């Protein structure tokens, strides 16, 4: 410069068109037990990198573009 691959909650992941105002682990918060902490138990939190297009519908498909990483010369 070309080619390929990734990008979802603080973190690590789930999902491949509608069942999804995005599920679950861990954290963190708040409540219960406890003498007290720590296990446990309940509830809360918070997310689809960005614009555009395809569709009756996009996290999911296309295409730009941003960050990452790989291969090339």
């Nucleotide at each position: 410069g070309c080619u390929c691959c990734u990008g979802u909650c603080g973190u690590c992941u789930a999902g491949u068109g509608g069942c999804c105002u995005a599920g679950g682990a861990c954290g963190c918060c708040g409540c219960c037990c406890u003498c007290u902490c720590a296990a446990g138990g309940c509830g809360g939190u918070a997310a689809c990198g960005g614009c555009g297009g395809u569709u009756c519908g996009a996290a999911u498909c296309c295409g730009c573009u941003c960050a990452g990483g790989a291969g090339u010369a």
Transfer RNA from Stackebrandtia nassauensis DSM 44728, 73 nucleotides, folded computationally. The source organism's lineage runs through Bacteria, Actinomycetota, Glycomycetales, Glycomycetaceae and Stackebrandtia nassauensis. The RNAcentral record of the sequence draws on Rfam. It matches the Rfam family "tRNA". The family's RNA type in Rfam is transfer RNA.